A computed fold for a 74-nucleotide RNA from a bacterium, annotated as transfer RNA. Rfam family: tRNA. Rfam classes the family as a transfer RNA.
RNA sequence: GGACGAUUAGCUCAGUUGGUUAGAGCAUCGCAUUCACAUUGCGGGGGUCGGAGGUUCGAGUCCUCCAUCGUCCA
Numbered sequence: 001g002g003a004c005g006a007u008u009a010g011c012u013c014a015g016u017u018g019g020u021u022a023g024a025g026c027a028u029c030g031c032a033u034u035c036a037c038a039u040u041g042c043g044g045g046g047g048u049c050g051g052a053g054g055u056u057c058g059a060g061u062c063c064u065c066c067a068u069c070g071u072c073c074a
Stems, first nucleotide, its partner, number of pairs: 001073007010026004019057001028044005050066005
């Protein structure tokens, strides 16, 4: 320098042919249970989907550029 893949909650990930409220598990916080801890049950908080632009009535999803990470080639 070139090709491909990934980027969504603190962590690991899902998200259907673009469609009407962005989700799960773990973690965290509160309550109940316990003498206490753990477990278990119930409930809460936490995101503007890596950044910018474009297409569209509508974008996490499609297109372009940039950034970071990974694999391969040179």